[in-house]
Bacterial RNase P class A from Pseudomonas wenzhouensis, 348 nucleotides, folded computationally. Its Rfam family is "Bacterial RNase P class A". The family's RNA type in Rfam is ribozyme. The RNAcentral record of the sequence draws on ENA. Lineage of the source: Bacteria > Pseudomonadati > Pseudomonadota > Pseudomonadales > Pseudomonas. A source record names the gene rnpB. The coordinates come from a structure-prediction model, not an experiment, and the mean pLDDT is 76. Of the family's consensus pairs, 93% are formed in the model.
RNA sequence: AGAGUCGAUCGGACAGUCGCUGCCUUCGCAAGAAGGGGGAGGAAAGUCCGGGCUCCAUAGGGCAGGGUGCCAGAUAACGUCUGGGAGGCGUGAGCCUACGGAAAGUGCCACAGAAAAUAACCGCCUAAGCGUUUCGGCGCCGGUAAGGGUGAAAGGGUGCGGUAAGAGCGCACCGCGCGACUGGCAACAGUUCGUGGCACGGUAAACUCCACCCGGAGCAAGACCAAAUAGGGUUCCAUCGGCGUGGCCCGCGCUGGAACCGGGUAGGUUGCUAAAGGCGUGCAGUGAUGUACGCCGUAGAGGAAUGACUGUCCUCGACAGAACCCGGCUUACAGAUCGACUCUCCUC
Numbered sequence: 001a002g003a004g005u006c007g008a009u010c011g012g013a014c015a016g017u018c019g020c021u022g023c024c025u026u027c028g029c030a031a032g033a034a035g036g037g038g039g040a041g042g043a044a045a046g047u048c049c050g051g052g053c054u055c056c057a058u059a060g061g062g063c064a065g066g067g068u069g070c071c072a073g074a075u076a077a078c079g080u081c082u083g084g085g086a087g088g089c090g091u092g093a094g095c096c097u098a099c100g101g102a103a104a105g106u107g108c109c110a111c112a113g114a115a116a117a118u119a120a121c122c123g124c125c126u127a128a129g130c131g132u133u134u135c136g137g138c139g140c141c142g143g144u145a146a147g148g149g150u151g152a153a154a155g156g157g158u159g160c161g162g163u164a165a166g167a168g169c170g171c172a173c174c175g176c177g178c179g180a181c182u183g184g185c186a187a188c189a190g191u192u193c194g195u196g197g198c199a200c201g202g203u204a205a206a207c208u209c210c211a212c213c214c215g216g217a218g219c220a221a222g223a224c225c226a227a228a229u230a231g232g233g234u235u236c237c238a239u240c241g242g243c244g245u246g247g248c249c250c251g252c253g254c255u256g257g258a259a260c261c262g263g264g265u266a267g268g269u270u271g272c273u274a275a276a277g278g279c280g281u282g283c284a285g286u287g288a289u290g291u292a293c294g295c296c297g298u299a300g301a302g303g304a305a306u307g308a309c310u311g312u313c314c315u316c317g318a319c320a321g322a323a324c325c326c327g328g329c330u331u332a333c334a335g336a337u338c339g340a341c342u343c344u345c346c347u348c
Base pairs, nucleotide, nucleotide: 001344002343003342004341005340006339007338008337009336010335012313013312014311015310016309017308018307020039021038023036024035025034026033027032041319045330046329048328049327050326051325052324053218054217055216056215065214066213067212068211069210070084071083072082073081074080085099086097087096088095089094100209101208105207106206107203108202109201121148122147123144124143125142129140130139131138132137156174157173158172159171160170161169175198176196177195178194179193180192181190182189183188222270223269224268225267232261233260234259235258236257237256241255242254243253244252245251277296278295279294280293281292282291283290284289314317
């Protein structure tokens, strides 16, 4: 200098004018006025996880259903994060992984192929047994996974011995399983030891098995106050009258006044923004994180505010707009800056 990897930060700036919406102070009976001060984001988004909070349900346990899935840790919790292991990619910094069990059971494996898991299609063999013979063989019964072909995948690999031909049939090396030992909390690892000839391939993002976790609904949750020519209950008074039922009487229902009570619609208040909060420093820890101290005050509406115009400047400005809150994940994003590191080339 070029090419990259990882992490972090910013997301036009300044000034003026006019608005919008909460808060505080003053004035005002009120409506409102004046002054001061606050007013979107790193993702406010998707609503995909987890938790707080609220109400309902709930002795405890189980079934069903759903989720998670190498190990250890962090955390309020998580499907998140940190560290580690294994596998894969990259020269490297580094990145990716749905990574429990296929000797618990069931199922599936397109096309091709004899066969997709009780492997004889071609090929090889004819030792043993049977038949036949022109004595060369041929046929039957068979043996064989070494070779060919098919396929994404074909029943450990290479070599030597062995054999009729072959074959872990035997042996050596490699690989694999199991057990031990060593290291590690563990996952796991090993130029270690022993053992098994090797015992039925893949698929669990097929059912399923195993381990662990999960009660439901959500701020339109919920709580409080509470209007009426609305409606309900209890008690007392009036029981005279009216209406309905009926042919009539009794009876039954409705209809009057007062007091009290609870529910609750409209409406209002609250929940509501100080929270697992942010920043800095120290300490513990590899780290996620925890902890101590100090500092900061940072939207809170309820048809829903955060905008418009002007001037100056620049690199001419992306994605995008809170609605109970918080921790994550995912997705979108013009451009700018900083830090750590890697590879290649050049110069000293």